[in-house]
Parts: sequence; C1' cells; structure tokens
RNA sequence: GGGUAGCUCAGUCGGUAGAGCAACGCACUCGUAAUGCGUAGGUCGUCGGUUCGAUUCCGAUCCC
Repeated sequence: GGGUAGCUCAGUCGGUAGAGCAACGCACUCGUAAUGCGUAGGUCGUCGGUUCGAUUCCGAUCCC
C1' cells in the first nucleotide's frame, strides 16, 4: 500500500454498491461460434467504536 460479484477492478471527502469478462435464459443460425436483449450473483477480510445512518471515519486483528 492492498482485501468490494466466480475473475480483473471502480466507487462515494457518511445516505439502502457498479462496470468489463465469466455463468444462465431468450432471439438469430441447418448446427456451433459470434452478435443483440435480459436474468441471477456481493453480511464491501474479521471484530468492535462513533453516528439517525458506515464499504467510506476511528481502534484492534487476520491475510497478501
């Protein structure tokens, strides 16, 4: 310094978290791939504190 979706990564100087790829479904095709549309998927490393409210601020702790 980093830990956020299966993978790679954004994000907000506090207000119910997103993209690409992957997966699944549909359309297209003789079929597959590609392409288009859609769906699902996340106790934001863990435990506490502050706060009406924490992924965000503070402390401790684990891992790289």
Molecule: transfer RNA
Organism: Ilumatobacter coccineus